[in-house]
RNA sequence: GCCUCCAUAGCUCAGUCGGCAGAGCACUAGUUUUGUAAACUAGGGGUCGGGGGUUCAAUUCCCCCUGGAGGCU
Numbered sequence: 001g002c003c004u005c006c007a008u009a010g011c012u013c014a015g016u017c018g019g020c021a022g023a024g025c026a027c028u029a030g031u032u033u034u035g036u037a038a039a040c041u042a043g044g045g046g047u048c049g050g051g052g053g054u055u056c057a058a059u060u061c062c063c064c065c066u067g068g069a070g071g072c073u
Base pairs, nucleotide, nucleotide: 001072002071003070004069005068006067007066010025011024012023013022019056027043028042029041030040031039049065050064051063052062053061
C1' cells in the first nucleotide's frame, strides 16, 4: 500500500431480501426476610461510531472518514 470483517443500552451480544430497536447480566423500586443475599414482579436507560447520498421511509443499501481485528505483497 491492497483485501476482508467488526462498531447497536453500563457490559456481552441479537436484530437486515428497508417499515415503531431487543435479550441476558448489571442498575432502580416493590414483594419476601429480624437483616443481607437469592427468588419473584415492575421500571429506567439508545442521536444503532462520525459525515454525506439513495428513498415516502435507513441499524439495514451506496460513498468517505475514525477506531479495532485478521490476511496478502